[in-house]
Context: one part of a larger RNA
Molecule: small-subunit ribosomal RNA, 3' major domain
Organism: uncultured bacterium
């Protein structure tokens, strides 16, 4: 002075209680162990790994195996030298990279030069090989917890304390009283940004009340800025007011007014440290290693394997449901030029022809679906879609190893899920769908956006993390 305690005391969180929906059991995706192989590159492992790095492995990627080549090699800078224009075609070998040839042609400038190409010589090299326990940088976790420290001063021989304790309160070391303390600071707020009201000003591509035209329909035309909305600035909420408690902060009220009430909601924002945490495979960068290889190019393969076994999800076990409808309605944020693609046409249907329109509040992706009728009557079934045959589509040099999509056929396992265990307190959960980013193709994942919209919190014994002060000492 810290850490710890199946010490005790005060407080917090979805920590438990209360509830809702899941995982765990099925079949599929996907990540890992494993165990297999010529490889099955490599890293990540309690919270805090395991739809992670990877926002997308068919070749490429790609580091890995097998095979063939190179040895400045793909691409580059310097400086010196030498030939040449440049370059195009083309012919043999190869799998391919690569090797060996052949034909065409012969820059600018009067010139000194200057470009530009090969070649040669110096240096600069290359390693995704070690070492994350040498390192920078950047990240997770405690924790968005509320701490963690100083100057001065006062106490103790000193370590060191004390302010940071106490009382109340607070989301909060937020604040108020009291006080050998008195002030700082980094952190908490609040300043930022999205949302919810309202006002000014602007008025296209957005809108359409009145007023004229118009059509089957329609802001379709004139016009309007009234409303919607955009999107710039402005105001608004501070416990300001009114009642009760309180010395005060500060609590609290189906108070009032208000669109909004006590931090309105959501986000960005993460002290001082912890864990020799992660990451030399993103970059950098010390040291060690390799140098006709451990560099480096190509071709095939592999990363996609499969008795197993763990995580995360997707689909379901159905009637709150499936299925058909020439029933048919309402988003919101996106995203488009080598792209988005509309009508119309062809096909059951994936697609295809097709090309208006649109660098876009104008045109397009765009069908939102959940819901309406009808019908199925609880069946391994019109649930339920694994699997596997055939037949065809699209990307693209190419879909065997190994890609998604379509139609016919097929039609497995599951009738709700042991022991443990997970998430979430309001537009939340839970269901529905739409978009994006990578991307030539390819998402049940990841990021994002809306429709629909619950339930229950007595209350802090217990369980798990945590803060504050306090006790014990086996411990540093």
């Nucleotide at each position: 002075u810290g850490a710890c305690g199946g010490g005790g005391g005060c407080c917090c969180g979805c920590a438990c209680a209360a509830g809702c929906g899941g995982a765990g059991g099925a079949a599929c995706a996907u990540g890992u162990g494993g165990u297999u192989u010529a490889a099955u590159u490599c890293g990540a492992u309690g919270a805090u790994a395991c739809g992670c790095g990877a926002g997308g492995a068919a070749c490429c990627u790609u580091a890995c195996c097998c095979g063939g080549g190179c040895u400045c090699a793909a691409a580059c800078g310097a400086c010196g030298g030498a030939u040449g224009a440049a370059u195009a075609c083309u012919u043999u070998u190869g799998a391919a990279a690569g090797g060996a040839g052949g034909u065409a042609g012969u820059c600018a400038g009067c010139a000194a030069u200057g470009a530009c190409a090969u070649c040669c010589g110096u240096c600069g090299a290359g390693g995704u090989g070690c070492u994350g326990c040498a390192u920078g940088g950047u990240u997770g976790u405690c924790g968005u917890c509320a701490g963690c420290u100083c100057g001065u001063g006062c106490c103790g021989u000193g370590a060191g304390g004390u302010g940071u304790c106490g009382g109340c309160u607070u989301a909060a070391g937020u604040g108020c009283c009291a006080u050998a303390a008195c002030g700082a600071g980094c952190g908490c707020a609040a300043c930022c940004c999205c949302u919810a009201c309202c006002g000014u000003c602007a008025g296209u591509u957005g809108c359409c009340a009145a007023c004229a035209g118009g059509u089957a329909a329609a802001g379709c035309u004139g016009g309007g800025g009234a409303c919607u909305c955009u999107g710039a600035c402005g105001g608004g909420a501070c416990u300001g007011c009114c009642g009760g408690c309180g010395c005060a902060a500060g609590c609290u009220g189906u108070g009032a007014g208000g669109a909004a009430g006590g931090c309105g909601g959501g986000g960005a924002u993460g002290a001082c440290g912890u864990c020799a945490a992660a990451u030399c495979a993103g970059c950098a960068c010390g040291g060690c290693c390799c140098u006709u290889a451990c560099g480096u190019c190509c071709g095939g393969g592999g990363c996609g394997a499969c008795a197993c076994a763990c995580g995360u999800g997707u689909u379901a076990c159905a009637a709150u449901g499936g299925u058909g409808g020439c029933c048919a309605a309402c988003a919101g944020a996106g995203g488009g030029a080598a792209g988005c693609a509309a009508a119309g046409g062809a096909g059951c249907g994936a697609u295809c022809c097709g090309g208006a329109g649109c660098a876009a509040a104008a045109c397009c992706c765009a069908a939102a679906a959940a819901g309406c009728c009808a019908u199925c009557u609880c069946a391994g079934u019109u649930c339920g879609g694994a699997u596997u045959g055939c037949a065809g589509g699209c990307u693209g040099c190419a879909a065997c190893u190994c890609g998604c999509c379509u139609g016919c056929a097929u039609g497995a396992a599951g009738c709700u899920g042991g022991a443990a265990u997970u998430g979430c307190u309001a537009g939340u959960a839970a269901u529905c769908g739409c978009g994006g980013a990578u991307c030539a193709g390819c998402a049940u994942g990841c990021c994002g956006c809306g429709g629909u919209g619950a339930a229950u919190a007595c209350g802090u014994u217990c369980c798990c993390g945590g803060g504050c002060a306090u006790u014990g000492u086996a411990c540093a």